[in-house]
RNA sequence: UGCGGGGUGGAGCAGUGGCAGCUCGUCAGGCUCAUAACCUGAAGGUCAAUGGUUCGAAUCCGUUCCCCGCAA
Repeated sequence: UGCGGGGUGGAGCAGUGGCAGCUCGUCAGGCUCAUAACCUGAAGGUCAAUGGUUCGAAUCCGUUCCCCGCAA
């Protein structure tokens, strides 16, 4: 420098144009003599940034940043 993949709650990942979700974790309650397990509920994300397309964008397009791989 070129090409490809990726960036979404604390962690790991879904979501391919129409309310942003799952598992684990955290917190509170229940259960228990108690802890774990189990059950119920809650908090936590302006979807890497910015601009564009669209009635509507995490999703499509441009640019930039970061991570991984390949090539030089």
Overview
A computed fold for a 72-nucleotide RNA from a bacterium, annotated as transfer RNA. The sequence was found in a public genome assembly. Rfam family: tRNA. By type it is a transfer RNA. From the family's description: Transfer RNA (tRNA) molecules are approximately 80 nucleotides in length. Its family is annotated with triplet codon-amino acid adaptor activity in the Gene Ontology.